Model confidence (mean pLDDT): 86 of 100. The part of an RNA shown here (large-subunit ribosomal RNA, domain IV) has 320 nucleotides and comes from a mouse gut metagenome.
Context: one part of a larger RNA
C1' cells in the first nucleotide's frame, strides 16, 4: 500500500450522468386511508396505536378478549423471516413474448376494428406426382393485410400507380384465310410470300376504389396609434392539412418566450404556436388500471460523499 468482510461522531445526496451502491422498510392485530375512476378498482394508499413475562378480577363454552397490580431489559413482530412511501409527466391498454451467450423495451403478441378474398374437388399452403394441410371446418367460416382494449373521432385528393369493373373503338401473336413452289395429275402433308381480310389476354381506352400505395400550395394588397389581418387579388394544383394536438420519443434556430418548482434549473410541469420538418387505422386525441419500462421532483434513509478512521481475516512492500 491492496483486497473482502463488518461499525461509525456531526453533517445528510453537498457524491454522481444518475440516489448506481448501501442503508431504512417489512410480521400480525385493531384504527384508518385521497385524487381519479371503466364503479371492478385506486388499497397494503397515506397515516397512525398496540405487541414480553407473573398474578389477580371481569367477559365467554373454550380459544381468547379486557382491566388492575407487579416483574425484567437499550429493545418484547427482542433472533431468523420479512412491502420503502408519495407527487407529476411519456411510452404501451392489461396477463404474456423476445435478441440461448452485452438490449426484456415504447419492439412483438394480445382481445377489439376494418379492408380483401374464398361457394367448397373452396381461397391459400407444401410437392415432380400422387397426395396431404386447410377441415372430418362450409362465409358467425377459413386465408392474407393493416390496425391494436376501452371513449370521442377518422377530414379533402382518384391526376400517378395498384387493383376491381367495362366493353364500342384503336393497336396486336402464333393460327386461319389467300398467293406461290416443288410433289408425273388432284388432295393430304411439306416448303415459301405477305399489300389488303381474319385473329385473344394485355396495352391504349371509359369508370369505379384511399381502414389500396400515396398526396393534402405560393405570391402580393388591406382595419381610425401601432401591429396583426377576419376581408380581397392573382398564379398553380387530382386536392391544397379539416378535428384535435403542439419547442412534442417530432423544433433547426434553441437553454424559443412567459409561468411553476431551486438560493442558483441546457432537464422537468403548465402556458404561448413562428409545426426548420404534428396530424387522423404506416391512426389523431384522451385514458381508470397495469409496468424489474423512460423522465422530474419530494419524504424517509443512509459512509454516495464532507472526510476519513477503527477491528478482523488475506496479499504484497519495507525496516529491525
Nucleotide at each position: 500500500g491492496g483486497g473482502u468482510a463488518a461499525u461509525u461522531a456531526a453533517g445528510g445526496a453537498a457524491c454522481u450522468c444518475g440516489g448506481c451502491a448501501a442503508a431504512a422498510u417489512g410480521a400480525c392485530u385493531c384504527c384508518g386511508u385521497a385524487a381519479c375512476u371503466u364503479c371492478g378498482g385506486g388499497a397494503g394508499a397515506a397515516g397512525g396505536a398496540g405487541u414480553g413475562c407473573c398474578a389477580a378480577g371481569c367477559a365467554g363454552a373454550g380459544a381468547u378478549g379486557u382491566u388492575u397490580g407487579g416483574c425484567c431489559g437499550c429493545a418484547g413482530a427482542g433472533a431468523a423471516u420479512a412491502g420503502g412511501c408519495c407527487c407529476a409527466g411519456g411510452c404501451g391498454a392489461c396477463u404474456g413474448u423476445u435478441u440461448a451467450u452485452c438490449a426484456a423495451a415504447a419492439a412483438c403478441a394480445c382481445a377489439g376494428g376494418u379492408c380483401u378474398c374464398u361457394g367448397c374437388a373452396a381461397a391459400a399452403u407444401c410437392g415432380a406426382a400422387a397426395g396431404a394441410u386447410g377441415a372430418a371446418g362450409u362465409a358467425u367460416a377459413g386465408g392474407g393485410g393493416c390496425u391494436g382494449a376501452c371513449g370521442c373521432c377518422u377530414g379533402c385528393c382518384c391526376g400517378g400507380u395498384g387493383c376491381c369493373g367495362g366493353a364500342a373503338g384503336g393497336u396486336u401473336a402464333a393460327g386461319a384465310g389467300g398467293a406461290g413452289g416443288a410433289g408425273u395429275g388432284c388432295a393430304a402433308g411439306c416448303u415459301c410470300c405477305g399489300a389488303a381480310u381474319u385473329g385473344a389476354a394485355g396495352c391504349c381506352c371509359c369508370g369505379g376504389u384511399a381502414a389500396a400505395c400515396g398526396g393534402c400550395g405560393g405570391c402580393c394588397g388591406u382595419a381610425a396609434c401601432u401591429a396583426u389581418a377576419a376581408c380581397g387579388g392573382u398564379c398553380c394544383u387530382a386536392a391544397g392539412g379539416u378535428a384535435g394536438c403542439g419547442a412534442a420519443a417530432u423544433u433547426c434556430c434553441u437553454u424559443g418566450u412567459c409561468g411553476g418548482g431551486u438560493a442558483a434549473g441546457u432537464u422537468c410541469c403548465g402556458a404561448c404556436c413562428c409545426g426548420c420538418a404534428c396530424g387522423a387505422a404506416u391512426g389523431g386525441c384522451g385514458u381508470a388500471a397495469c409496468g424489474a419500462u423512460c423522465u422530474g421532483g419530494g419524504c424517509g434513509c443512509u459512509g454516495u460523499c464532507u472526510c476519513a478512521a477503527u477491528u478482523a481475516c488475506c496479499c504484497g512492500c519495507c525496516c529491525g
RNAcentral holds the full RNA, with entries from MGnify.